The RNA shown here (transfer RNA) has 72 nucleotides and comes from a Kiritimatiellia bacterium. It was read from a public genome assembly. Its Rfam family is "tRNA". By type it is a transfer RNA.
């Protein structure tokens, strides 16, 4: 240099064009308890950046950035 893959809540992940983006752990609030833990209920929290296609994009295309793999 070339080709391929990945990037989603704090963390791990689901989602293959209809998203008001789901779950687990963590965290916060309340309940339970003499207190803590456990348990129960509830809350907050995310699409790497940009452009395009589309009625509609996390999802498809292109560029950029970061990470990984193969290779001249």
């Nucleotide at each position: 240099g070339g080709c391929c893959c990945c990037u989603u809540c704090g963390u791990c992940u689901a989602u293959c064009g209809g998203c008001u983006a789901g779950g687990a752990c963590a965290u916060c609030u309340g309940g339970u308890u003499c207190u803590c833990a456990u348990c129960c209920a509830g809350g907050a929290a995310a699409g790497a950046g940009g452009a395009g296609u589309u009625c509609g994009a996390c999802u498809c295309u292109c560029c950029u950035a970061g990470g990984g793999g193969c290779u001249g």